[in-house]
Context: one part of a larger RNA
RNA sequence: UCCAGCGAGUUAUUUGUUGCUGCUAGCUUAAGAUUUUUAAAAUCGGAGGCGAAGUGAAAGCGAGCCUGAAUAGGGCGAAUAGUAGUAAUGAAUAGACCCGAAACCGGGUGACCUAACCAUGGGCAGGCUGAAGCGCAGGUAAAACUUCGUGGAGGGCCGAACCGUAGCGAAUUGCAAUACGCCCGGAUGACCUGUGGUUAGAGGUGAAAUGCCAAUCGAACUCGGAGAUAGCUGGUUCUCCUCGAAAUAGCUUUAGGGCUAGCGUUGUACGGUAAUUAAUAGGGGUAGAGCUCUGUUUUGGAAUGGGGGUCGCAAGAUUACUCACCCUUGACAAACUACAAAUACUAUUAAUGGAACUACAGCAGUUAGAACGGCGGGGCUAAGCUCGUCGCUCAAAAGGGAAACAGCCCAGAUCAUCAUCUAAGGUCCCUAAAUUAUGCUCAGUGGGAAACGAGGUAAAAUUUCUUAAACAACGAGGAUGUUGGCUUAGAAGCAGCCAUUCAUCUAAAGAGUGCGUAACAGCUCACUCGUCAAGAGAUUUUGCGCGGAAAAUGUAACGGGGCUAAAGCAUAAUACCGAAGAUAUGAAUGUGUGCAGUAAUGCAUGCGUGGUAGAGGAGCGUUCCUUCUUGCGUUGAAGUUAAAUUGUGAGAUUUAAUGGAGCAUUAGGAAGUGAGAAUGCUGGA
Repeated sequence: UCCAGCGAGUUAUUUGUUGCUGCUAGCUUAAGAUUUUUAAAAUCGGAGGCGAAGUGAAAGCGAGCCUGAAUAGGGCGAAUAGUAGUAAUGAAUAGACCCGAAACCGGGUGACCUAACCAUGGGCAGGCUGAAGCGCAGGUAAAACUUCGUGGAGGGCCGAACCGUAGCGAAUUGCAAUACGCCCGGAUGACCUGUGGUUAGAGGUGAAAUGCCAAUCGAACUCGGAGAUAGCUGGUUCUCCUCGAAAUAGCUUUAGGGCUAGCGUUGUACGGUAAUUAAUAGGGGUAGAGCUCUGUUUUGGAAUGGGGGUCGCAAGAUUACUCACCCUUGACAAACUACAAAUACUAUUAAUGGAACUACAGCAGUUAGAACGGCGGGGCUAAGCUCGUCGCUCAAAAGGGAAACAGCCCAGAUCAUCAUCUAAGGUCCCUAAAUUAUGCUCAGUGGGAAACGAGGUAAAAUUUCUUAAACAACGAGGAUGUUGGCUUAGAAGCAGCCAUUCAUCUAAAGAGUGCGUAACAGCUCACUCGUCAAGAGAUUUUGCGCGGAAAAUGUAACGGGGCUAAAGCAUAAUACCGAAGAUAUGAAUGUGUGCAGUAAUGCAUGCGUGGUAGAGGAGCGUUCCUUCUUGCGUUGAAGUUAAAUUGUGAGAUUUAAUGGAGCAUUAGGAAGUGAGAAUGCUGGA
């Protein structure tokens, strides 16, 4: 990992509701007893229970009672249906659908492991060092002291046995649930060790690590309380049909749990209810707008007042200062409003509508939500962010499109069909369907990105010049008063300042457009003439492009190929493709209506049939019991294998083979009644 078997809403009591049955203003027995044909028994037994009357705290009164001064008002009643059993489904109490803790308590068992201690035994190759003491000698007044010898001390030294295990290697489904190799520490001591004994879990022992107390230790093991408890995790077994949620509010030692409401379902009752549309009538202070108010804020003015400065002894005057007020100009606001929508909401009337409404009763589940779009708050007008509200889809929704892609776009799958038409989206090939038309784009833009930059290109508009010759190019001129005045070392068109930037000759020529000089000079421009001959210039707006543009495994920023009068972009028209949508034909099923029928049911017709949690309905199968078929079976039962037939399905039947002794049908009853999941349990492979 697989296979087989086992494996989870049960039972008792009380009680609510619903269906059915008996009796009915009544219904019913319990314990117990008696009897028989001994079984799905019958008969007694009325003690008790529920109901038939309520109300009040009660005395009590009573179809009424209570409150109250009340004949008021109000509260609870009356105008009848119950009761016993049975089935289903809830609730309560019990282990209460099953498995699962860590723990807690009680009684015992453990010191053959290990910790400490007690008693009694045992062990420590060899080598080194050489303390005290003592002795001879020296030395002293005597000592001290010194040398040499002797001696043999030491938690002394080196190092086997023995004890240990710091480091490295290797082992780590091992040789081993702690071992092996190398290296290393102690090795006469607080040493090691045999045997026997003592200390026990609210405890012992501990040179102390929460260490050790039998591979178990922040409290051993074992049995019991015990099916502890688990608002937690996991699992919970056949089929078909009808409907079908929630992830919100309030409260909660509450936040991953509950209770009530909301939303679902089933039943009963309810017949112009709900909802929609239109008209009419309403209140409002949001969007917008506005600046009167509350605040913020801008321009210019006037000169009413206050403050400051200056002058003045003062009166007062004055002010390129400042505040407020006034006039004027331009703005801002969720907590501003002299204005003010659309929607939304409420009511009435009319139309449409056909239970979608509402009430009561039974049973739930949900209270972790998600993206997207609109309007807002928080955040950075960040987030696949967070909160509110309105909507939508997913959740619980398959199908088509978006390459792939819960939440986006289209569209809601009862079943069948090698039929038709469409939606979104598409029509060169992959790939079903157009190589349609007219323009634009040259960037592979399309097929990622901003501020900003640019004689890219196309279109539109406005305007200036132009055969009285424009624009460009070429030939020529571009002068004089004058070096204008000032300033300056200088300033002559060209550092700077000033301005009646004048005037003259002219075809035209600025008191000068730029370069240049120390200043001049020089080169140019404006302006003019000529040559030439037809359009030229400026501004604005728009379409599509260009640059700006650097990333990590591999092209890799169209799904790919590939695409340039496109297969890109814009506009336009027609055709086609395209879904489980719609239609067509047949079938099944739910429900409403009509007809027929006692009914079951049949026919016609309308509307339906995606679905998680969940509610409701109808069935299949397994084991056992009763009953039926006066059933089947060695002329072959059950079981097993295969095929065929049949039913919407769970399943059923038949045939063949195998097998070798029991088994089924009908109508009922009762359950140890259905497995793929629980790191399920047992066995096998």
The part of an RNA shown here (large-subunit ribosomal RNA, domain II) has 685 nucleotides and comes from a Patescibacteria group bacterium. The coordinates come from a structure-prediction model, not an experiment, and the mean pLDDT is 85. It matches the Rfam family "Bacterial large subunit ribosomal RNA". Gene Ontology terms of the family: structural constituent of ribosome and ribosome. The source organism's lineage runs through Bacteria and Bacteria candidate phyla.